[in-house]
RNA sequence: CAGCAGUACAAAGCGCCAGGACUGUGAACGGAUGAAACGUAUCGCAGUUGACGAGGAAGAGGUUCAUCGAACGAUUCGGCGGAUGCCUCUCGGUUGGUUCAUCACAACCGCAAGCUGCAGCCCAAAACGAGAAGGCGACUUUUCGAACAAAGGCUUCAGUAUUGAUGAAA
Numbered sequence: 001c002a003g004c005a006g007u008a009c010a011a012a013g014c015g016c017c018a019g020g021a022c023u024g025u026g027a028a029c030g031g032a033u034g035a036a037a038c039g040u041a042u043c044g045c046a047g048u049u050g051a052c053g054a055g056g057a058a059g060a061g062g063u064u065c066a067u068c069g070a071a072c073g074a075u076u077c078g079g080c081g082g083a084u085g086c087c088u089c090u091c092g093g094u095u096g097g098u099u100c101a102u103c104a105c106a107a108c109c110g111c112a113a114g115c116u117g118c119a120g121c122c123c124a125a126a127a128c129g130a131g132a133a134g135g136c137g138a139c140u141u142u143u144c145g146a147a148c149a150a151a152g153g154c155u156u157c158a159g160u161a162u163u164g165a166u167g168a169a170a
Base pairs, nucleotide, nucleotide: 014081015080016079017078019077020049021048022047023046024045025044026043027042028040029039030038052069053068054067058090059089060088061087062086063085091110092109093108094107095106096105098169099168100167101166102165103164104163114160115159116158117157119155120154121153122152128145129144130143131142132141133140134139
């Protein structure tokens, strides 16, 4: 140094880095000839970067380009893994216009629940500006300032859809 084992901590724009981009350094080459300095299209070594928040979990299995915008203006590029997405099934429920129970059917829900529409509400963060600390540097961590979304959710209103069988009760 690598491998193995154990312990602790740690997550969903989350984790990692063999491409790329960038930084430092050495070599090589060049003008140009001994050195210094300069340059780069090349190689080695060591590093840096590699998603800004909102939203999202009944269980099991499967699957991979798994929702929404903001910023920038090729790197939030590219790759790998994962992931609350999606599909199927299971469990438990809602609605189906008197109530209850069972079964079937249809559309839905996982503290909510047929479909559609208007309105209102729900502290965005980075970026930006001004600083602080660390590093030769690329960059990293952090403080203060004033902002700006969409999806989605909640509430009211409006429109529209709204079964069947058996039994019981009123």